The RNA shown here (transfer RNA) has 76 nucleotides and comes from Spartobacteria bacterium LR76.
It matches the Rfam family "tRNA". Rfam's curators write: Transfer RNA (tRNA) molecules are approximately 80 nucleotides in length. Rfam classes the family as a transfer RNA.
């Protein structure tokens, strides 16, 4: 250089295929215990990678960027 795939909560991952953004697990309060630890209940956690655009309505289509892995290629 071309392609291909993936980028959502601290982590791993989900969202019906365009109609309220969720689950585990970490955290953090409570129950229990002599402490803990486990098991149970509860909480908080979001610029859906970044802009732009179509739509009544975008995690989801379109356009462009940036990152990461993988391919194929060209230099020397």
């Nucleotide at each position: 250089a071309g392609g291909a795939c993936a980028g959502u909560a601290g982590c791993u991952c989900a969202a019906u295929u365009g109609g309220u953004a969720g689950a585990g697990c970490a955290a953090c309060g409570g129950u229990c215990u002599c402490c803990a630890a486990a098991a149970c209940c509860g909480u908080c956690g979001g610029u859906u990678g970044g802009g732009g655009g179509u739509u009544c309505g975008a995690g989801u289509c379109c356009c462009u960027c940036c990152u990461g892995u993988c391919c194929u290629g060209c230099c020397a």